RNA sequence: UCUUGAUCGCGGGCAAUCGCGGCAGAGAGUUAUUCUCUGUUGAGGAAAGUCCGGACUGCAUAGAGCGGGGAGCCCUUUUGAAAAGAAGGGUGCUGUGGACGAUAUUCCACGGAAAGACCAGUGCAACAGAGAGCAGACCGCCGCCGGGAAACCGGCGGUAAGGGUGAAAGGGUGGGGUAAGAGCCCACCGGGUGAGAGUGAGAGCUUCACCGCAUGGUAAACUCCUCCCGCAGCAAGACCAAAUAGGGAGUGAGCCGUGGCUCGCGGCGUUAUAAACUCCGGGUUCUGGUCGCACAGACAGAUGAUUGCCGCCGCCGCAAGGCGGUACAGAAUCCGGCUUACAGCGGUCUUGGUGUU
RNA sequence: GCCUACAUAGCUCAGUCGGUAGAGCACAUCCUUGGUAAGGAUGAGGUCUCCGGUUCAAGUCCGGAUGUAGGC
Repeated sequence: UCUUGAUCGCGGGCAAUCGCGGCAGAGAGUUAUUCUCUGUUGAGGAAAGUCCGGACUGCAUAGAGCGGGGAGCCCUUUUGAAAAGAAGGGUGCUGUGGACGAUAUUCCACGGAAAGACCAGUGCAACAGAGAGCAGACCGCCGCCGGGAAACCGGCGGUAAGGGUGAAAGGGUGGGGUAAGAGCCCACCGGGUGAGAGUGAGAGCUUCACCGCAUGGUAAACUCCUCCCGCAGCAAGACCAAAUAGGGAGUGAGCCGUGGCUCGCGGCGUUAUAAACUCCGGGUUCUGGUCGCACAGACAGAUGAUUGCCGCCGCCGCAAGGCGGUACAGAAUCCGGCUUACAGCGGUCUUGGUGUU
Repeated sequence: GCCUACAUAGCUCAGUCGGUAGAGCACAUCCUUGGUAAGGAUGAGGUCUCCGGUUCAAGUCCGGAUGUAGGC
């Protein structure tokens, strides 16, 4: 100096004129709605998606059970009222590359994630393949019997070392052993069991003893374990104004608030001129306003435009300068988190290259 | 603003417990007819809206995005 990636911050500035919304003041006019002037104030990092949570409000002062939903490796720190939040470090797992040609594994480098439990139970695994869950004899290998001149063929049995199928075939390598084979036996590696021993704050790790290895995958399958969650949402909800009316017939011991169900709780009613429901025939309205509501703020509706100078980017030009562009987007009860969109600039770290010393 | 549902062939829709996607209409070719329609036979047509993840395997399960529709 160019470049790759990660992360954090910013998200054009100043001035003038015109215009719009809110508030305050002054003035004019009116029964009232209103108008004019002055001052002041007026979008974001995501205001978005509505994914998670909280405030707030109502339902019982929010209660019980079932059902349903959510979180889930460990430690520390941090904002806290909470959340699937943030930061740092660690553990095991896993992907790619390498040590390493192959198998089981181990180690190293760089990444990834929504990391409890498939020896509590149940389920699932298409196609291919002989066999897919406490398995399997298709080819092959070996033995015996029979046939044949032989090559070889047939039958019975043994065999999971080799081939083949598959995403996955019930540990790996080497040796012994055997008719051929096999944890059948042995060494090493791996695995399991042990409230063993050691270590760590913990997830866990190391080591020792025992077990030839008996139970491989899947829980973003049902499920189990631990913890958490009552439901609705500002069109929640509260108040005011305007209008009102009662009647007839039938059913009738329950009806309503209350949510997916049951209970509980509350309200109305229970021998009747009866709650409630259905029907008949009527009345009023086809609603309005205030609060909730904010140091932007609603009428689901303002927050803009032009010009000048400056900034940044691209093109043209020797230069002066000229032309064009400047993202994503836009509040609606408020707040925190997450996710998604985003031109350009800057900071830090990082990958690779080049130049100089 | 708040709360929900859906997206599969040109159109309307199925698709169960994840196993490799169908039906009707429409379309193309052929048969039938003197010819057309109807009928019959055969066939073509799919990024299951998009991106990522879980899994051996995703239309289906999970997360996100986009679009459409509905309710208050």
Background: The prediction has a mean pLDDT of 75. Two RNAs folded together computationally: RNase P RNA and transfer RNA, 429 nucleotides in total. Rfam match: Bacterial RNase P class A.